[in-house]
Context: one part of a larger RNA
RNA sequence: GGAUGAACGCUAGCGGCAGGCCUAACACAUGCAAGUCGAGGGGUAACAGGGAAGAGCUUGCUCUUUCGCUGACGACCGGCGCACGGGUGCGUAACGCGUAUACAACCUACCUUUUGGAGGGGAAUAGCCCAGGGAAACUUGGAUUAAUGCCCCAUAGUAUGGGAAUAUCUCCUAAUAUUUUCAUUAAACAUUUAUGGCCAUUAGAUGGGUAUGCGUCCUAUUAGUUAGUUGGUAAGGUAACGGCUUACCAAGGCAGCGAUAGGUAGGGGUCCUGAGAGGGAGAUCCCCCACACUGGUACUGAGACACGGACCAGACUCCUACGGGAGGCAGCAGUGAGGAAUAUUGGACAAUGGGCGAGAGCCUGAUCCAGCCAUGCCGCGUGCAGGAAGACUGCCCUAUGGGUUGUAAACUGCUUUUACAGAGGAAGAACCACUCCCACGUGUGGGAGUUUGACGGUACUCUGCGAAUAAGGAUCGGCUAACUCCGUGCCAGCAGCCGCGGUAAUACGGAGGAUCCAAGCGUUAUCC
Numbered sequence: 001g002g003a004u005g006a007a008c009g010c011u012a013g014c015g016g017c018a019g020g021c022c023u024a025a026c027a028c029a030u031g032c033a034a035g036u037c038g039a040g041g042g043g044u045a046a047c048a049g050g051g052a053a054g055a056g057c058u059u060g061c062u063c064u065u066u067c068g069c070u071g072a073c074g075a076c077c078g079g080c081g082c083a084c085g086g087g088u089g090c091g092u093a094a095c096g097c098g099u100a101u102a103c104a105a106c107c108u109a110c111c112u113u114u115u116g117g118a119g120g121g122g123a124a125u126a127g128c129c130c131a132g133g134g135a136a137a138c139u140u141g142g143a144u145u146a147a148u149g150c151c152c153c154a155u156a157g158u159a160u161g162g163g164a165a166u167a168u169c170u171c172c173u174a175a176u177a178u179u180u181u182c183a184u185u186a187a188a189c190a191u192u193u194a195u196g197g198c199c200a201u202u203a204g205a206u207g208g209g210u211a212u213g214c215g216u217c218c219u220a221u222u223a224g225u226u227a228g229u230u231g232g233u234a235a236g237g238u239a240a241c242g243g244c245u246u247a248c249c250a251a252g253g254c255a256g257c258g259a260u261a262g263g264u265a266g267g268g269g270u271c272c273u274g275a276g277a278g279g280g281a282g283a284u285c286c287c288c289c290a291c292a293c294u295g296g297u298a299c300u301g302a303g304a305c306a307c308g309g310a311c312c313a314g315a316c317u318c319c320u321a322c323g324g325g326a327g328g329c330a331g332c333a334g335u336g337a338g339g340a341a342u343a344u345u346g347g348a349c350a351a352u353g354g355g356c357g358a359g360a361g362c363c364u365g366a367u368c369c370a371g372c373c374a375u376g377c378c379g380c381g382u383g384c385a386g387g388a389a390g391a392c393u394g395c396c397c398u399a400u401g402g403g404u405u406g407u408a409a410a411c412u413g414c415u416u417u418u419a420c421a422g423a424g425g426a427a428g429a430a431c432c433a434c435u436c437c438c439a440c441g442u443g444u445g446g447g448a449g450u451u452u453g454a455c456g457g458u459a460c461u462c463u464g465c466g467a468a469u470a471a472g473g474a475u476c477g478g479c480u481a482a483c484u485c486c487g488u489g490c491c492a493g494c495a496g497c498c499g500c501g502g503u504a505a506u507a508c509g510g511a512g513g514a515u516c517c518a519a520g521c522g523u524u525a526u527c528c
Base pairs, nucleotide, nucleotide: 001528002527003526004525006524007523008522009521010520013380014379015378016377017376018375019373020372021338026336027335028334030333031332032331035080036079037078040077041076043073044072047071048070049069050067051066052065053064054063055062056061057060087291088290089289096216097215098214099213100212101211102210103209106208107207111204112203115200116199117198119153120152121151122150129142130141131140132139133138159184160183161182162181163180164179165178166177167176168175189196190195217263218262219261224254225253226252229251230250231249232248233247234246235245236244266288267287268286269285270281271280272279273278293314294313295312296311297310316327317326318325319324344370346369347368348367352366353364354363355362356361383414384413385412386411394404395403396402397401420464421463422462423461424460428455434449435448436447437446438445439444440443472517473516474515475514476513477498478497479496483512484511485510486509487508493500494499
C1' cells in the first nucleotide's frame, strides 16, 4: 500500500447493487416451513344448492326434521410426493474431495421410445355402527363394507436364472447373435366417451453405486504396526465386485519414498495479495461430502438406514388424576444465553422453480419482494458566476504599521440535481383456461381477443417553490503532506519506531492557521 462477513470512537444528506451469529453443533415460548388427488374407493362431519314432511305467519319468506340427490368435502382406505428444495460444518487426513479412467462386477420411480397385453375368480380390512378401558396420550372387543389395497388361476415362454451347441469378437474371467432344454413370474380400472391411467418388455435420457492412477496440513520430543489382519478355497449376503460376513487352510500385509500414533481441519470452483513465482483464506454464489438433541437399529420404498418418519437406550425440558405420557428451530421469523459483534415473530405465490392433479386449482418461510444496519462497493449532492473599502471580528508579528483568515463574507446575478408539495404513472405478463380463426389430421401446432402484479401509486416523467433541506474526521518533530502563540514544567500527559516533557515544548493540553481524505474519517484485529 491493498484486503475484510469485521468491531470500536467521532460524525452523518440521498440513491443503486450486494452483504449481515465468524462466539454456544448452547437451550428454545409462539406461529408458519409438505402436501395433493372425489377423473381410485366406501362414504357424509362441516358449508352451499335441491327434494320431501312439519311449524310460524308478513302468502312467499323464515325456522325445524329428513334424503348423498347435487356442488363439494372433515376424518378413513388407496396412489404419488415426503430421499427434492432449505439449514449447519459436529465428525472426517478418508477414494472424503479434485482430476483422469474403468465397470466384460451394477441399479435407476417419474420422462421419451420399441413390441405386445389387460380373461376369470376369491378372502379380508379401515371408515361407519355397537359395547367398553384411560386423567390424558391413546386404546380393546364385536358386527358389517369398498377399491387402481391384497391373494389365487389362466395367458406369455418374451424376460431372468442354470445346462448344452454353433458363429463372431475380445480384455483372462467373458460379451453378442442364433438354436435347444429345465425352472419361475403379469395386469386396474375411472368416467362427462374424450381422455387419463394399468401390466410385461426394448432402447435412451437423467440420477446414483463401485473400483483404480495421481494430488490433498503439522509433529520423529510418535519407529515399528496389523488377527478378519494379508492371501486362497467354499458358502452366505448385496443392485453389484470385494474379508462385506462366516467356516477351513496358508502366514502373510504396511513401514524411513514416513507405516502406526498424536494434533488440527469439511474438500473444490473460487477469494485476497503479489510483476510473477509464491504466500494466505475457504463468508456470500455453484458442485461434492457429512450431520439433524446424543448413541444405535432397521422398516417402507425406485431411491433413506430418512432434519419437521419409526423403534430402543441416554441426557434435558414439559404434562399428569402418579398408573403413565409428550418433545427435538444446524428450516423462516423470533426468545434467552454467550459475545467486541450480526436484522422483521413482514407481504405474495404476480414471476421463476418444485409436489400432486386430466384440468381448473391447491400447497410451497424454495423463491420473488418489502423492513432494519454507512457493513462494503459505486454514483450524486451539500451550490455556480461576479464581487477589494483586500470590510468587521479572531489570530500572529520587528508594533500603530503590517501579515493571515480571504473572493472567504456582505452585496449582485443565475441554476434547482436533491429536499418539499401537486399531477400523471410503468416494464417485469409469457402463459394456463375460455371464445374465434388457420394448418395438418382427430389432438397437436400457430394466430387474434379476453384474463392474471406481492413489489406499488414504487421506479420514472412533468409542474411549482426557494440557496433554499445537507460536512465532518484525523493529522501537522523525522519517517510523512502540513507551524505559530498561550498554558504546563520529567508534572499532567504523548507514543507505530526513533523518542518528547526537568521554564521560551513546531512532539503534552488549548487556540489560530495549515495538510490529507470526505458521508465518511480514524483506531484495533487479521492476511499478503
This is a predicted structure of a 528-nucleotide part of an RNA (small-subunit ribosomal RNA, 5' domain) from uncultured Salegentibacter sp. Its Rfam family is "Bacterial small subunit ribosomal RNA". Its mean pLDDT, the model's own confidence on a scale to 100, is 82.